[in-house]
């Protein structure tokens, strides 16, 4: 440096519930809590799959919005083997 994954060491995020608030709606933001996670960091204009609304020539297409804790791209700490 690559594979690997967390064995030690040192941090790290934060499921669902609840509060308060955005939004038509999937959702999202905080606070409060940890289900869990070797990337649960970033990225939705790299792609793909979902999910919301709406149209339409409807069993599918299109358009908007979401979702990265679905796969994914792409960046790192550490270093027993």
């Nucleotide at each position: 440096u690559g594979c690997c994954g967390u064995a030690a060491a040192g941090a790290g995020c934060a499921a669902a519930a609840c509060u308060a608030g955005u939004g038509a709606a999937a959702a999202c933001u905080a606070g409060c809590g940890a289900c869990g996670c070797a990337a649960a960091g970033c990225u939705a204009u790299a792609g793909g799959g979902c999910c919301u609304u709406c149209g339409c020539u409807u069993g599918g297409c299109g358009a908007u919005g979401g979702u990265a804790g679905c796969c994914a791209g792409u960046u790192g700490c550490c270093g027993u083997u």
Molecule: c-di-GMP-I riboswitch aptamer
Organism: uncultured bacterium